[in-house]
RNA sequence: GCUCUCGUGGCUUAGUGGCAAAGCACCUCCUUGGUAAGGAGGAGAUCACGGGUUCAAAUCCCGUCGAGAGCU
Numbered sequence: 001g002c003u004c005u006c007g008u009g010g011c012u013u014a015g016u017g018g019c020a021a022a023g024c025a026c027c028u029c030c031u032u033g034g035u036a037a038g039g040a041g042g043a044g045a046u047c048a049c050g051g052g053u054u055c056a057a058a059u060c061c062c063g064u065c066g067a068g069a070g071c072u
Stems, first nucleotide, its partner, number of pairs: 001071007010024004018055001026042005048064005
């Protein structure tokens, strides 16, 4: 330099055009003598960034940035 894959709450992931979901973590409450475990509830995402297509984009297209792999 070229090609491919990936970027989604604090972390790990799902979601492949039509309400952004789950687990762990966090907060409150219940339970306990107390902690852990368990139970109930809650908050937290302008979906890496910019543009385009579309009635509608996390999703499709282009570019940029970042991570990984391969080739030279």
This is a predicted structure of a 72-nucleotide RNA (transfer RNA) from Pleurocapsa sp. CRU_1_2. The prediction has a mean pLDDT of 82. Rfam family: tRNA. The sequence is in RNAcentral, with records from ENA and Rfam.